[in-house]
Context: one part of a larger RNA
RNA sequence: UGACGGGGGCCUGCACAAGCGGUGGAGUAUGUGGCUCAAUUCGAUCAACGCGAAGAACCUUACCUGGCCUUGACAUGCAAGUAGUAGAAGGGUGAAAGCCUGACGAGGUAGCAAUACCAGCUUGCACAGGUGCUGCAUGGCUGUCGUCAGCUCGUGUCGUGAGAUGUUGGGUUAAGUCCCGCAACGAGCGCAACCCCUGCGUCCUGUUGCCACCCGGCCGAGAGGCUGGAGCACUCUGGACAGACUGCCUCGCUUCAACGAGGAGGAAGGUGGGGAUGACGUCAAGUCAGUAUGGCCCUUACGGCCAGGGCUGCACACGUACUACAAUGCCCGGCACAAAGGGAAGCAAUACCGUAAGGUGGAGCAAAUCCCCAAAAACCGGGCCCAGUUCAGAUUGUCGUCUGCAACUCGACGGCAUGAAGCUGGAAUCGCUAGUAAUGGCGCAUCAGCUACGGCGCCGUGAAUACGUUCCCAGGCCUUGUA
Numbered sequence: 001u002g003a004c005g006g007g008g009g010c011c012u013g014c015a016c017a018a019g020c021g022g023u024g025g026a027g028u029a030u031g032u033g034g035c036u037c038a039a040u041u042c043g044a045u046c047a048a049c050g051c052g053a054a055g056a057a058c059c060u061u062a063c064c065u066g067g068c069c070u071u072g073a074c075a076u077g078c079a080a081g082u083a084g085u086a087g088a089a090g091g092g093u094g095a096a097a098g099c100c101u102g103a104c105g106a107g108g109u110a111g112c113a114a115u116a117c118c119a120g121c122u123u124g125c126a127c128a129g130g131u132g133c134u135g136c137a138u139g140g141c142u143g144u145c146g147u148c149a150g151c152u153c154g155u156g157u158c159g160u161g162a163g164a165u166g167u168u169g170g171g172u173u174a175a176g177u178c179c180c181g182c183a184a185c186g187a188g189c190g191c192a193a194c195c196c197c198u199g200c201g202u203c204c205u206g207u208u209g210c211c212a213c214c215c216g217g218c219c220g221a222g223a224g225g226c227u228g229g230a231g232c233a234c235u236c237u238g239g240a241c242a243g244a245c246u247g248c249c250u251c252g253c254u255u256c257a258a259c260g261a262g263g264a265g266g267a268a269g270g271u272g273g274g275g276a277u278g279a280c281g282u283c284a285a286g287u288c289a290g291u292a293u294g295g296c297c298c299u300u301a302c303g304g305c306c307a308g309g310g311c312u313g314c315a316c317a318c319g320u321a322c323u324a325c326a327a328u329g330c331c332c333g334g335c336a337c338a339a340a341g342g343g344a345a346g347c348a349a350u351a352c353c354g355u356a357a358g359g360u361g362g363a364g365c366a367a368a369u370c371c372c373c374a375a376a377a378a379c380c381g382g383g384c385c386c387a388g389u390u391c392a393g394a395u396u397g398u399c400g401u402c403u404g405c406a407a408c409u410c411g412a413c414g415g416c417a418u419g420a421a422g423c424u425g426g427a428a429u430c431g432c433u434a435g436u437a438a439u440g441g442c443g444c445a446u447c448a449g450c451u452a453c454g455g456c457g458c459c460g461u462g463a464a465u466a467c468g469u470u471c472c473c474a475g476g477c478c479u480u481g482u483a
Base pairs, nucleotide, nucleotide: 003482004481005480007479008478009477010476011475012474013473015469016468019432020431021430022429023428026323027322028321029320030319031318032317033316034314035313042052043051063309064308065307066306067305068304069303072127076126077125078124079123080122081121082120087104090101091100092099093098107118108117109116110115129298130297132296133295134294138292140287141286142285143283145281150189151188152187153186154185155184156165157164158163169180170179171178195275196274197273198272201241202240203239204238206236209232210231214229215228216227217226218225219224245269248263249262250261251260252259325425329384330383331382332381333380334379341372342371343370346365347364351360352359353358391422396417397416398415399414400413401412402411438461439460440459441458442457443456444455
């Protein structure tokens, strides 16, 4: 100087408290440990555990067993050889890869040509190749403390020096934010602002929207509905501008301050809401398996190809989720209202077939135009009457559909049958302060299909509570004790 204290003071945070909903009990899904195995590839262990993996039937794939190759699946160079050469229908063997054979049968550059060179192939040599080891040799990237308010420097001053001061003090703030004071005066990286989305308005825009206004056609008793023209008023699309600054008023504290409380106006008020943005550093934190890379190691194998298997294995333990245990519910019928996305080897309407998954067929659409597209909860009507049930849906049997060379190990979905545990969960523990929690559906990436109940987004309905800072946890500033 720091670090630490079951020392002190001040302060902050869904840290506690006040509330709402969960986890821990059940079934299933998924990840991990363990066990098993020929193999159950590897990594990650506060900050791992629906994580790398935004998609393991083959492939992926790195693992195992077996069959094969050896200048190699891929790159560059050197030397030699090579015209029925390269390629190749087909044949044999085989699980395939591979190996053996093979009708037919080429090319480029220079040159009149002979020929030379190239490409290709073969042989040999350098080398390729390695998801082999070391993240404690590294780059890069990332996590974490933590979006916490801190971390430093120049000059000066003080101290023998390490260092101190500034950065401490009095107020204040979300903030080392700002004000005042002060042997300090300034400055940098952080904070804030500048960036994006969202909330109000003005202008511009007009093959989306509207019959708002005007004209016409069709249906209708009418109200009105559908449609064409004209038109951009409105909604909307997406560009520019404006707007919020404690600017105005009152009070408090005061020093004339910073600031705090309330009010007006306003779509919005005191950082409006959300995002992006992560200082100096800590943990020899994570990653050599994303790529890069030093060193070491393998080189007829630790490289390469293929078939099958495994990554899906199951006495058990843990994490994260989904579905429930029901009446604020379940079932049946009717009937509204979205946003954001995706679509050409694609999205697919009307129609028809099938109880359904789905099939036939194909209008339209490279998409504000067509399609995915049905939003669901809500609301209206009817049934159930508290029961292991008209709750719940695991498991199993059987018949099917679809994708794909192929669903046995090991896919998803549909129909019928079957109907398990479960009656609100011990100790313990998690999330959330507002359009939030809770709850309802929709879309996308990956992708042939799918184990998605995961991840990332979108909109609908829409709460309760916060007295307060004694306590638990984490952190900041000052001070004190200690080796």
This is a predicted structure of a 483-nucleotide part of an RNA (small-subunit ribosomal RNA, 3' major domain) from a metagenome.
It matches the Rfam family "Bacterial small subunit ribosomal RNA".
Model confidence (mean pLDDT): 83 of 100.